Molecule: Bacterial RNase P class A
Organism: Candidatus Hydrothermia bacterium
RNA sequence: UGAGGAGGCCAGGGAGUCGCCCCGAAAGGGGAGGAAAGUCCGGGCUCCAAAGGGCAGGGUGCCACCUAACAGGUGGGCGCUGUAAGGCGACGGAUAGGGCCACAGAAACGAGACAGCCAAUUCUACUCUGACAGAAUUACAGUCAGGGUAGAAGGCUAAGGUGAAACCGUGGGGUAAGAGCCCACGUACCUUACCGGCAACGGUAAGGUAGGCAACCCCCACCCGGAGCAAGGUCAAGCAGGGGCGAUGGAGUGGCCCGCUCCGUAUAAGCCCCGGGUAGACCGCUGGAGCCUACCGGUGACGGUAGGCCUAGAGAAAUGGCUCCCCUCGACAGAACCCGGCUUACAGGCCUCCUCAACUC
Numbered sequence: 001u002g003a004g005g006a007g008g009c010c011a012g013g014g015a016g017u018c019g020c021c022c023c024g025a026a027a028g029g030g031g032a033g034g035a036a037a038g039u040c041c042g043g044g045c046u047c048c049a050a051a052g053g054g055c056a057g058g059g060u061g062c063c064a065c066c067u068a069a070c071a072g073g074u075g076g077g078c079g080c081u082g083u084a085a086g087g088c089g090a091c092g093g094a095u096a097g098g099g100c101c102a103c104a105g106a107a108a109c110g111a112g113a114c115a116g117c118c119a120a121u122u123c124u125a126c127u128c129u130g131a132c133a134g135a136a137u138u139a140c141a142g143u144c145a146g147g148g149u150a151g152a153a154g155g156c157u158a159a160g161g162u163g164a165a166a167c168c169g170u171g172g173g174g175u176a177a178g179a180g181c182c183c184a185c186g187u188a189c190c191u192u193a194c195c196g197g198c199a200a201c202g203g204u205a206a207g208g209u210a211g212g213c214a215a216c217c218c219c220c221a222c223c224c225g226g227a228g229c230a231a232g233g234u235c236a237a238g239c240a241g242g243g244g245c246g247a248u249g250g251a252g253u254g255g256c257c258c259g260c261u262c263c264g265u266a267u268a269a270g271c272c273c274c275g276g277g278u279a280g281a282c283c284g285c286u287g288g289a290g291c292c293u294a295c296c297g298g299u300g301a302c303g304g305u306a307g308g309c310c311u312a313g314a315g316a317a318a319u320g321g322c323u324c325c326c327c328u329c330g331a332c333a334g335a336a337c338c339c340g341g342c343u344u345a346c347a348g349g350c351c352u353c354c355u356c357a358a359c360u361c
Stems, first nucleotide, its partner, number of pairs: 001357010012326007020031004033332001037343002040341005045228004052258004057224005062076005077091001078089004092219002097217002099213003114160001116156003121153012168186006187210010232283004241274005249263004290309008
């Protein structure tokens, strides 16, 4: 200097003028975000509500820790990936069972012989040599032994081909040719023992085994009541009833069962249908698992102690209009009960640390 990686911060500012909302007697003080978005997770809070258990259903899926909790965060392990700083996680189980693996290929879990290899065994055909016998001028033909070639039965699956994947790989022995058939070494998985670690896991040694998919069903472990601020509560105002079901009854906030509680038991508790009235005001509504600083503990997330601070509460929806200056010339974009996360969108600028390459000293 260039190219990358990780983390943090800002998100136009100032002045004047007119206007808006909240607190306050006034003076005065305050007034949209890093994502306010999505509504994807987890809670606080409110109500059912009292008493629980099970089935079904749903969620998570390496270990340890943090947290109110989580599918979040931190650290570690393993795997993949990058030269590296780093990044990603489809991270329990295939030896409980089921199912799938297209096409190609002979054959895709106990499968398989396309093309090939073999001649140890059996058979057939041809042929060569030797011997014997017959004949004997030659030729032809027979028996036995040995060899060669081809084919069939048979044996084999190492090499080759197809494929994402072919029943572990390499070397040697052995064989008719071959094969973990035997031996040595190695890879992966499993079991056992020892060592290190809280653990996941790692190392050493011995033995055994040798497809993949569970983000297919499934098995295993752990966790899960429901509904939601249009929750819920107070005040005020107003009205009109009619019908049905109904006793081994009815109701109780996802479904079903058991249990429990409450109401009711002869014209009823409750539920259902038709119809009428009301939609106003206030609370909930912002002081919080809150923020900042210092110290201590911890690898870290974070926790503890002390001190300081108060920072929107609208209600059809409040921060807007105009002028001037500065500047990085302004992107994505506006709270609606609140908080911790995740995901998505995003102009420009600043800071810190780390990696790689080239050059110079």